[in-house]
RNA sequence: UCCGAUAAUGGCAAACCUGUUGAAAAGCAGGGACGCAAAGUCAUGGGUCUAAAGUUGUGGAAACGCAACCAUGAUCGCCAGACCGCCGAAG
Numbered sequence: 001u002c003c004g005a006u007a008a009u010g011g012c013a014a015a016c017c018u019g020u021u022g023a024a025a026a027g028c029a030g031g032g033a034c035g036c037a038a039a040g041u042c043a044u045g046g047g048u049c050u051a052a053a054g055u056u057g058u059g060g061a062a063a064c065g066c067a068a069c070c071a072u073g074a075u076c077g078c079c080a081g082a083c084c085g086c087c088g089a090a091g
Base pairs, nucleotide, nucleotide: 002091003088004087011036012035016031017030018029019028020027021026034077040083041082042081044080045079046078047075048074049073054069055068056067057066058065059064
């Protein structure tokens, strides 16, 4: 260095519940643990989710409704990539 243990010290926290923010996806706080050796950080590429605004179509006298498309929104606990990092059995 690769690697990652029925090791040690610690860490994080899915679903679900409560509160809260948001149009939503989802975020945050508390509870809670399915899991995680980068489940630490960064939306850079791909994927996925959402569709307020916008565009188009359509109904309507209008207000507005409905449908399709769309990220500039979200996710790093989907996969890559970048940066940083604790411990040390066997090999």
This is a predicted structure of a 91-nucleotide RNA (c-di-GMP-I-GGC riboswitch aptamer) from a Chloroflexota bacterium.
The organism belongs to Chloroflexota, within Bacteria.
The sequence was found by an Rfam model in a public genome assembly.